[in-house]
The RNA shown here (transfer RNA) has 72 nucleotides and comes from a Patescibacteria group bacterium. The sequence was found in a public genome assembly. Its Rfam family is "tRNA". It is annotated as a transfer RNA. Its mean pLDDT, the model's own confidence on a scale to 100, is 84.

RNA sequence: GGGGGCGUAGCUCAGUCGGCAGAGCGUCCACCUACGGGUGGAAGGUCGCGGGUUCAAAUCCCGUCGUCUCCU
Numbered sequence: 001g002g003g004g005g006c007g008u009a010g011c012u013c014a015g016u017c018g019g020c021a022g023a024g025c026g027u028c029c030a031c032c033u034a035c036g037g038g039u040g041g042a043a044g045g046u047c048g049c050g051g052g053u054u055c056a057a058a059u060c061c062c063g064u065c066g067u068c069u070c071c072u
Stems, first nucleotide, its partner, number of pairs: 001071007010025004019055001027042006048064005
């Protein structure tokens, strides 16, 4: 220098055909408890960043940053 994968909640990750952004763990609140814990609820997101296409983009296109990997 070139090719490919990945980037989504505090953490680990789904979201496969473009159509309301989710799960588990964690955090907070309430209730129950044999005090080991259990049940219910809530908060938390510019989907790495910028731009484009589209009625509509996490998803498609271009650029760019970070990271992993392969080639030279």